A computed fold for a 73-nucleotide RNA from a Patescibacteria group bacterium, annotated as transfer RNA. The organism belongs to Bacteria candidate phyla, within Bacteria. The RNAcentral record of the sequence draws on ENA. It matches the Rfam family "tRNA". By type it is a transfer RNA.
RNA sequence: CCACCCAUAGCUCAAUCGGUAGAGCGCGAAGCUUAUACCUUCGUGGUUCCAGGUUCAAGUCCUGGUGGGUGGA
Repeated sequence: CCACCCAUAGCUCAAUCGGUAGAGCGCGAAGCUUAUACCUUCGUGGUUCCAGGUUCAAGUCCUGGUGGGUGGA
């Protein structure tokens, strides 16, 4: 320098052909216990990496950029 892949909650990851962004863990509260832990219930979570474009509608499609990874020269 070139090509490809990835970026979504604090963490690990889903999200169908473009149609209301979710799960587990974590965190908080209550129950249980002498108490802690475990367990149960309830709650808590987001500018979907950034900036534009297309569309009635974008996490998803298009363009550029940033960061990470793989391969090639």